[in-house]
Molecule: Guanidine-I riboswitch aptamer
Organism: Gammaproteobacteria bacterium
RNA sequence: UUUAUUGGAAGCUAGGGUCCCGGCCUAUUCAGUUAACGAAUCGUUAUUUGAUCAGGUGUCUGGUUCGAGAGUUUCCGGUCUCGCCUAUUUUAACGAGACUCCACGGAGGGAUAAAAGCCCGGGAGAU
Numbered sequence: 001u002u003u004a005u006u007g008g009a010a011g012c013u014a015g016g017g018u019c020c021c022g023g024c025c026u027a028u029u030c031a032g033u034u035a036a037c038g039a040a041u042c043g044u045u046a047u048u049u050g051a052u053c054a055g056g057u058g059u060c061u062g063g064u065u066c067g068a069g070a071g072u073u074u075c076c077g078g079u080c081u082c083g084c085c086u087a088u089u090u091u092a093a094c095g096a097g098a099c100u101c102c103a104c105g106g107a108g109g110g111a112u113a114a115a116a117g118c119c120c121g122g123g124a125g126a127u
Stems, first nucleotide, its partner, number of pairs: 007076006015066002020063002022060001023057004029051004034046005077100007102122001104125001108120003
């Protein structure tokens, strides 16, 4: 100075937000509770509960949802060894075992309603 590869899928988790469900806040309308006033079945004012409809809130633990190369589990695949089979040798199939390592990391951009340990990306860079 140069430097390749490091398989695939699914479940879950750390984490993430807010289109939807639910929560909370405010206001509308309707019905009721309670209290005061008025002579009054009724009315007015206040109070509070439920429904309704609109807006806001993820600085709402949630449901749904997204979700890891460098988290986890499982399955598939791959490599090697042994067994089985055979007159002999080899291969396939089948069975068993072992291995499938390591891995610091921006900024920025992208998707979706939105965001992220998602994707660009085992990228740039660092060691």